[in-house]
Molecule: transfer RNA
Organism: Nanobdellota archaeon
RNA sequence: GCGGGAGUAGUUCAGCCUGGUUAGAUCGCCACGCUCAUACCGUGGAAGUCGAGGGUUCAAAUCCCUCCUCCCGCA
Repeated sequence: GCGGGAGUAGUUCAGCCUGGUUAGAUCGCCACGCUCAUACCGUGGAAGUCGAGGGUUCAAAUCCCUCCUCCCGCA
């Protein structure tokens, strides 16, 4: 330099192909219930500018372009 994959909550991931309802799950965290107490279990809650910027569109995590980071392969 070329090709491919990944980047979404503190963690691990789904959703993207085929644009549209409130962006979810899991573990973790917080509160309450339960318990003598802790754990387990149950209920509720907080936590995300969907890697960055731009474009298309009435509408973008999703489509298009450029860039950044990481991984793999080729040279």